[in-house]
RNA sequence: UCGUGCUAGACGGGGAGCCAGCGGUGCCCUGAACCCGCAAUCCGCUUCAGCGGGGUUGAACUCCCGACCGAGGCGCCGGGCUGUUGAGAACGGUCCGGCAAAGCCGUGAUGAUGGCUGGGUCCCGCGCAACAUCGACCCUCCAACUCCGCCAGGACCGGAAGGGAGCAACGGUACGAGGUUUUCGAUGUGUGUUGCGGUAACGCCUGGCCUGAACGGCUGAGCCGGGGGCCGCUUGGGAACUCGCGCGUCGACGAAGGGUGCACGA
Numbered sequence: 001u002c003g004u005g006c007u008a009g010a011c012g013g014g015g016a017g018c019c020a021g022c023g024g025u026g027c028c029c030u031g032a033a034c035c036c037g038c039a040a041u042c043c044g045c046u047u048c049a050g051c052g053g054g055g056u057u058g059a060a061c062u063c064c065c066g067a068c069c070g071a072g073g074c075g076c077c078g079g080g081c082u083g084u085u086g087a088g089a090a091c092g093g094u095c096c097g098g099c100a101a102a103g104c105c106g107u108g109a110u111g112a113u114g115g116c117u118g119g120g121u122c123c124c125g126c127g128c129a130a131c132a133u134c135g136a137c138c139c140u141c142c143a144a145c146u147c148c149g150c151c152a153g154g155a156c157c158g159g160a161a162g163g164g165a166g167c168a169a170c171g172g173u174a175c176g177a178g179g180u181u182u183u184c185g186a187u188g189u190g191u192g193u194u195g196c197g198g199u200a201a202c203g204c205c206u207g208g209c210c211u212g213a214a215c216g217g218c219u220g221a222g223c224c225g226g227g228g229g230c231c232g233c234u235u236g237g238g239a240a241c242u243c244g245c246g247c248g249u250c251g252a253c254g255a256a257g258g259g260u261g262c263a264c265g266a
Base pairs, nucleotide, nucleotide: 001266002265003264004263005262006261009057010056011055012030013029014028015027020046021045022044023043024042034054035053036052037051038050063259064258065257068254072250073249074248075247076246077244078243079242080241082239084237085236086235087234088233091228092231093230094229095226096225097224098223099222102219103218104217105216106215107214114210115209116208117207118206119205120204121203123198124197125196126195127194128192129191130189131188132187133186134185135184136183138179139178140177141176147172148171149170156163157162
């Protein structure tokens, strides 16, 4: 140096997270890389830090090492932007009040506006009317127990003429009962196309007379004042996203370099 057979190793790695720590399952990056079982109420381990079983490859393109490059992740710093939260100042916007240019619409010579005046709408008093109740008046009945009139019959007095008393019937009346509603009176009222007077309101509705052209509503430039609710302004905290040839840290892939066996035979 070559050949044969083996062995260590390799058959993916990394970041964040979890964890006392390491690795794995899950997420992300890289990019192509044996199979099976286990595992977030986790799983397996302890610095040679997944475990168990099977398979392939095997001392080099392939295994190991430290520098390089560097996808990507993480931390910090700074910037931008968007929410959130606190404080402040001011009246810039918004909002509120007043004045008000201008414009639009409506009413108006079938009369705007203004003035005078009447009525109604609310309440009170007194009337009138209506209604209700009661009473009087009026009508009827009514003394079969004690009223009045007239009193048949009968009785009494008288010689007679005649006289006086008097029951029933009849007529009337008192008490009482019933009725009528015409009239009158009293009382009352959830009454009134009602009369008179007053009160209240000063609003609304409606009428008359005089006058003779305005009146009402809406929008509202602009000006003045107010407020601290919102937007805007200043400032502080915190969050998401994003940016930076920023700083730090880990770092896949890649490229170059170095390193690493055993046995037998030639």
About this RNA:
A computed fold for a 266-nucleotide RNA from an Armatimonadota bacterium, annotated as Bacterial large signal recognition particle RNA. It matches the Rfam family "Bacterial large signal recognition particle RNA". The family is grouped with related families in Rfam's "SRP clan". It is annotated as a non-coding RNA gene. The organism belongs to Armatimonadota, within Bacteria. Model confidence (mean pLDDT): 76 of 100. Of the family's consensus pairs, 86% are formed in the model. It is recorded under the gene name ffs. RNAcentral holds the sequence, with entries from ENA.